[in-house]
Molecule: THF (Tetrahydrofolate) riboswitch aptamer
Organism: Clostridiaceae bacterium
RNA sequence: AACAGAACAGGUAUUUGCGCGUUAAGUGUUAGAGAAUGGGAGUAGAGUCUCUAAACGAAGAACCUGGAGGUUCGCGGUGCGAAUACCGCAUCCACUGUU
Numbered sequence: 001a002a003c004a005g006a007a008c009a010g011g012u013a014u015u016u017g018c019g020c021g022u023u024a025a026g027u028g029u030u031a032g033a034g035a036a037u038g039g040g041a042g043u044a045g046a047g048u049c050u051c052u053a054a055a056c057g058a059a060g061a062a063c064c065u066g067g068a069g070g071u072u073c074g075c076g077g078u079g080c081g082a083a084u085a086c087c088g089c090a091u092c093c094a095c096u097g098u099u
Stems, first nucleotide, its partner, number of pairs: 001099005010087010020076003029054007037046001039093003060073005
């Protein structure tokens, strides 16, 4: 120097643990504002998170108990964690391999 690789945020699927809601929070959608994100630069790519507003919107049932309440089976594009597989970063430096 050339070529190749590894490497971010995160996403999808399956399995699993503990919860939440079922008196409707959450999830999803739209708009606005803000924040964080790699070994370094950079802030491009890319999603993520928080707040506000708006529209939309739901699946309960059985049993136990004197009662409060509890248990179980469901349901929710439900929260957090774990495992496995797959996908995933323009450019430069650094890193690994080959020449």